[in-house]
Order: sequence, then structure tokens, then C1' cells
RNA sequence: GUGCCCGUAGUUCAAUGGAUAGAACACUGGUUUCCGGAACCAGAAAUGGGGGUUCGAUUCCCUCCGGGCAUA
Repeated sequence: GUGCCCGUAGUUCAAUGGAUAGAACACUGGUUUCCGGAACCAGAAAUGGGGGUUCGAUUCCCUCCGGGCAUA
């Protein structure tokens, strides 16, 4: 350089065009406890950037950025 795959919460993963993007762990607060842990309840937190298609995009298309694999 070329081809292919991937990018969603702090982390690991769901969501195959449609009601409010969910779960686990982690984090914060509360209950409990002499304190801590555990348990229970509650809360905050995300679609890599830009453009296009569509009534509607995490999803489809283009481009850029980042990561991985293959190849000379």
C1' cells in the first nucleotide's frame, strides 16, 4: 500500500430499521452492623467524528479517526 473484521456505561457484553438503548460486575447513596464485608433498595453513567438513505438509524451506505488480522 491492498483486503477483511471491530468501535455501545469505568469494564465485559446485548439490542438484525420502530414505545424510554438494556444486563452483569464496578462506582455513589441509603437500610442493616459496634465497624467492615455480605445482603436488600435506590441512583448516576454509553452508541468514535462528519455526511447520506429513510416517516424513523446502534443497525443500511460514504468518508475520516482509532484498534486488530492477513498479504508483498
This is a predicted structure of a 72-nucleotide RNA (transfer RNA) from a Candidatus Shapirobacteria bacterium.
Taxonomically the source falls in Candidatus Shapironibacteriota (Bacteria, Bacteria candidate phyla).
The sequence was found in a public genome assembly.
Its mean pLDDT, the model's own confidence on a scale to 100, is 80.
Rfam family: tRNA. Its family is annotated with triplet codon-amino acid adaptor activity in the Gene Ontology.